[in-house]
RNA sequence: GCGAGAGUGGCUCAGUUGGUAGAGCAUCUCCUUGCCAAGGAGAAGGUCGCGGGUUCGAGCCCCGUCUCUCGCU
Numbered sequence: 001g002c003g004a005g006a007g008u009g010g011c012u013c014a015g016u017u018g019g020u021a022g023a024g025c026a027u028c029u030c031c032u033u034g035c036c037a038a039g040g041a042g043a044a045g046g047u048c049g050c051g052g053g054u055u056c057g058a059g060c061c062c063c064g065u066c067u068c069u070c071g072c073u
Base pairs, nucleotide, nucleotide: 001072002071003070004069005068006067007066010025011024012023013022019056027043028042029041030040031039049065050064051063052062053061
């Protein structure tokens, strides 16, 4: 230099054919218990790496760009 894959709550990951972004763990509150642990209920937390485009509407489609991983030279 070329090609492929990945980037989404604190962490690990879903998100189908474009239609109001979810789960598990963690955090906080409450219930249960004499206390802890375990269990149960609820809450907060992300506008999707960044910038632009298409569209009535983009995590998803298109272009550019950054980071990481793998392969080729």